[in-house]
RNA sequence: ACUGAAAAAGGCAAACCCGCCGUAAUGCGGGGACGCAAAGCCGUGGGUCCGAAAGACGGACUGCCAGGUUGCCAGUC
Numbered sequence: 001a002c003u004g005a006a007a008a009a010g011g012c013a014a015a016c017c018c019g020c021c022g023u024a025a026u027g028c029g030g031g032g033a034c035g036c037a038a039a040g041c042c043g044u045g046g047g048u049c050c051g052a053a054a055g056a057c058g059g060a061c062u063g064c065c066a067g068g069u070u071g072c073c074a075g076u077c
Base pairs, nucleotide, nucleotide: 001076002075003074004073011036012035016031017030018029019028020027034063040069041068042067044066045065046064047061048060049059050058051057
């Protein structure tokens, strides 16, 4: 520098169930594990969702894609 087939240390945690905040999308805590090599971080661009009659506007999602940034292990050069 490139790669993630196999392995190991450690990590995250979908659906669903219970409780709580919120108009809602969502979020938080507990249980749970479908998956994840950035499923770490940043709503920056696109996209999606909610509120709003609609637009403006406000909010949410990074486990939809891209970008930025940091990083574990292993392999190859």
Molecule: c-di-GMP-I-GGC riboswitch aptamer
Organism: Syntrophomonadaceae bacterium